This is a predicted structure of a 100-nucleotide RNA (Guanidine-I riboswitch aptamer).
The coordinates come from a structure-prediction model, not an experiment, and the mean pLDDT is 80.
């Protein structure tokens, strides 16, 4: 130096606070304080599964375009520091810097 849309969306999970519900405490009540096994809630390039999308010297259809099926959709170590109107995170700067 080093081919591939390093493709999208859903839906879960590892993780992640602490608005909102519950939990505990103060307190007469609203409230205030604690993240506290919990729901809600945020959520992975390098975690899961679906669909789609895209590729082909495949199959098949068709005058041709189409279409249908089928196969592939890989590989991936990684800070600090900033970013968010609840906060914090494997989240966003980033497949970035840097390492091999």
């Nucleotide at each position: 130096a080093a081919a591939a849309a390093u493709g999208u969306u859903u839906u879960c999970u590892a993780g992640g606070g602490u608005u909102c519900c519950g939990c505990g405490g103060u307190g007469a009540a609203c409230a205030c304080c604690g993240g506290c096994u919990g729901g809600u809630c945020c959520g992975a390039g390098a975690g899961a599964a679906a669909a789609c999308u895209c590729a082909c010297u495949g199959a098949u259809u068709u005058a041709a375009a189409u279409g249908u099926c089928g196969u592939g959709u890989a590989c991936a170590c990684g800070g600090a520091g900033g970013g968010a109107a609840a906060a914090a995170a494997g989240c966003c700067c980033g497949g970035g810097a840097g390492a091999u």